[in-house]
RNA sequence: GCUGGGGGUGCCGCGGGCGACCACGUCGCGCGGCUGAGAGCAGACCCCUCGAACCUGAUCCGGGUCGUGCCGGCGAAGGGAAGC
Numbered sequence: 001g002c003u004g005g006g007g008g009u010g011c012c013g014c015g016g017g018c019g020a021c022c023a024c025g026u027c028g029c030g031c032g033g034c035u036g037a038g039a040g041c042a043g044a045c046c047c048c049u050c051g052a053a054c055c056u057g058a059u060c061c062g063g064g065u066c067g068u069g070c071c072g073g074c075g076a077a078g079g080g081a082a083g084c
Base pairs, nucleotide, nucleotide: 001084002083003082004048005047006046007045010034011033012032013031014030015029016027017026018025019024054079055078056077060073061072062071063070
């Protein structure tokens, strides 16, 4: 490089819809904000065993935040997708 495959999409504010109303809850909804490569559909982004992409433990522990995996620990622990 080609072809194929794996993966995540959270939180906050305001508004709106729905649950008859308030409260409260909820949403493949709108606008704005936070972290991030990516924040739910774009032929985008990341990763494919030399594997920390991502999942589990986890409704975990410490710190911080309006809040969140936001940061660190757990942890090279267990799992995890490749051929040419």
Annotation: Model confidence (mean pLDDT): 77 of 100. TPP riboswitch aptamer (THI element) from a Planctomycetota bacterium, 84 nucleotides, folded computationally. The model forms 95% of the base pairs in the Rfam consensus. Taxonomically the source falls in Planctomycetota (Bacteria, Pseudomonadati).